[in-house]
Context: one part of a larger RNA
RNA sequence: GGAUGAACGCUAGCGGCAGGCUUAACACAUGCAAGUCGAGGGGUAUGGUAGCAAUACCAGAGACCGGCGCACGGGUGCGUAACGCGUAUGCAAUCUACCUUUCACAGAGGGAUAGCCCAGAGAAAUUUGGAUUAAUACCUCAUGGUAUAAUUGAAUGGCAUCAUUUAAUUAUUAAAGUCACAACGGUGAAAGAUGAGCAUGCGUCCCAUUAGCUAGAUGGUAAGGUAACGGCUUACCAUGGCGACGAUGGGUAGGGGUCCUGAGAGGGAGAUCCCCCACACUGGUACUGAGACACGGACCAGACUCCUACGGGAGGCAGCAGUGAGGAAUAUUGGACAAUGGGCGCAAGCCUGAUCCAGCCAUGCCGCGUGCAGGAUGACGGUCCUAUGGAUUGUAAACUGCUUUUGUACAGGAAGAAACAACUCUACGUGUAGAGUCUUGACGGUACUGUAAGAAUAAGGAUCGGCUAACUCCGUGCCAGCAGCCGCGGUAAUACGGAGGAUCCAAGCGUUAUCC
Numbered sequence: 001g002g003a004u005g006a007a008c009g010c011u012a013g014c015g016g017c018a019g020g021c022u023u024a025a026c027a028c029a030u031g032c033a034a035g036u037c038g039a040g041g042g043g044u045a046u047g048g049u050a051g052c053a054a055u056a057c058c059a060g061a062g063a064c065c066g067g068c069g070c071a072c073g074g075g076u077g078c079g080u081a082a083c084g085c086g087u088a089u090g091c092a093a094u095c096u097a098c099c100u101u102u103c104a105c106a107g108a109g110g111g112a113u114a115g116c117c118c119a120g121a122g123a124a125a126u127u128u129g130g131a132u133u134a135a136u137a138c139c140u141c142a143u144g145g146u147a148u149a150a151u152u153g154a155a156u157g158g159c160a161u162c163a164u165u166u167a168a169u170u171a172u173u174a175a176a177g178u179c180a181c182a183a184c185g186g187u188g189a190a191a192g193a194u195g196a197g198c199a200u201g202c203g204u205c206c207c208a209u210u211a212g213c214u215a216g217a218u219g220g221u222a223a224g225g226u227a228a229c230g231g232c233u234u235a236c237c238a239u240g241g242c243g244a245c246g247a248u249g250g251g252u253a254g255g256g257g258u259c260c261u262g263a264g265a266g267g268g269a270g271a272u273c274c275c276c277c278a279c280a281c282u283g284g285u286a287c288u289g290a291g292a293c294a295c296g297g298a299c300c301a302g303a304c305u306c307c308u309a310c311g312g313g314a315g316g317c318a319g320c321a322g323u324g325a326g327g328a329a330u331a332u333u334g335g336a337c338a339a340u341g342g343g344c345g346c347a348a349g350c351c352u353g354a355u356c357c358a359g360c361c362a363u364g365c366c367g368c369g370u371g372c373a374g375g376a377u378g379a380c381g382g383u384c385c386u387a388u389g390g391a392u393u394g395u396a397a398a399c400u401g402c403u404u405u406u407g408u409a410c411a412g413g414a415a416g417a418a419a420c421a422a423c424u425c426u427a428c429g430u431g432u433a434g435a436g437u438c439u440u441g442a443c444g445g446u447a448c449u450g451u452a453a454g455a456a457u458a459a460g461g462a463u464c465g466g467c468u469a470a471c472u473c474c475g476u477g478c479c480a481g482c483a484g485c486c487g488c489g490g491u492a493a494u495a496c497g498g499a500g501g502a503u504c505c506a507a508g509c510g511u512u513a514u515c516c
Base pairs, nucleotide, nucleotide: 001516002515003514004513006512007511008510009509010508013368014367015366016365017364018363019361020360021326026324027323028322030321031320032319035068036067037066040065041064046059047058048057049056050055075279076278077277084204085203086202087201088200089199090198091197094196095195099192100191101190102189103188104187105186107141108140109139110138117130118129119128120127121126147172148171149170150169151168152167153166154165155164156163157162177184178183205251206250207249212242213241214240217239218238219237220236221235222234223233224232254276255275256274257273258269259268260267261266281302282301283300284299285298304315305314306313307312332358334357335356336355340354341352342351343350344349371402372401373400374399381393382392383391384390385389408452409451410450411449412448416443422437423436424435425434426433427432428431460505461504462503463502464501465486466485467484471500472499473498474497475496481488482487
């Protein structure tokens, strides 16, 4: 000098764009953050219409069964020195819901169970028994293939185990309807896309005042397990395996793209944004599922908090706000789904603290303003001096003219919206494409534009001995004090305190901390 997620002191007019618990992965009141589908199913409360009524018809929430989603999105950096990450390869050792393409198919039956109803238990959370009922829930049979498994044969190729193609035989395994206009779905197989899993080469902090470490440990055979290879697990057998090219142990730490600095080489950092990983009160376990060993799922144990009728129960903000605590220190218990994106749905739509916006904070960067021109009796006042006088403050002020950025008042007022749906038309042709009309804005009466009057609404901070730009007077008298280093102060202090003046930055200026 540059930089910062900064803090502190003094000061402060505005806007745009960014950023905002670095500390206690400390504890959390309250609200919200994941639902959706009636075009899968049974169907109720309730409402409406007609009727004197009985009743008939229509509409129909919540709850329940079922499907899809909840494994995404959002948060944090505890752990991890590791194939965790980065980069480059491989899988002839693998899986992939939804999506796209192609081919083939959907036949016949059955038994239950929620809900509803009845009867209970309990303070509650919750829960028991009986009767009855539906499905795209569940089960059985049929059919079936380039599926799976076994056996036999042939061809081609390679990378060692082998891979691919093909022929035959045997065995096993599918499906679901709604609605009847259309549309959405279901099953099997193949391919693609996307996502994931695994393996390997190289790279990846400090300590040798850590030198030896290792028994599933290293390898083999067999079996089990997995989507898949593998000591992944088990039985048996062998005795290996790693290490000064730093094993093992200890400490520290999420990694990268990137960011800061530097001419570069390097050095330092890992906030915001993006990718990957890990975690979800602490530890463990599996279930469901295409995918989890699952932040707002389950079970067990523990600590803590809460309710209790003492028998027993409930909870998990490292989601968004917010509270307490810690701290030098870090914001609103806001608005909207209008846009983008996501989930469900044929759709309308519903949900979305993702997201888009607004609020607070000079925390940073950038931009603008606080007026411009003229004006000498060089005014008054202040300060200083060689003191009847001069120098400086200083064109500074007064005064005259001009302008109105900004601010105030009034008026107008966006882009962000293109779609979906509905209607009409056109093309091919029977469900797609295109065109037209129409609809939708949280921000927001915001940005922006115009008009009016009026210099009106707006400057501070640090420094002035040298380094280092900028000097005099007064006070003090090794005192009070200053200080980054050298150092200053003991009676003429340009170094302390005040004043005048000056210098440097400027809505900021200094100090502290950290890095180069």

Small-subunit ribosomal RNA, 5' domain from Flavobacterium soyangense, 516 nucleotides, folded computationally. Its mean pLDDT, the model's own confidence on a scale to 100, is 84. It was read from a public genome assembly. Its Rfam family is "Bacterial small subunit ribosomal RNA". Its family is annotated with structural constituent of ribosome and ribosome in the Gene Ontology.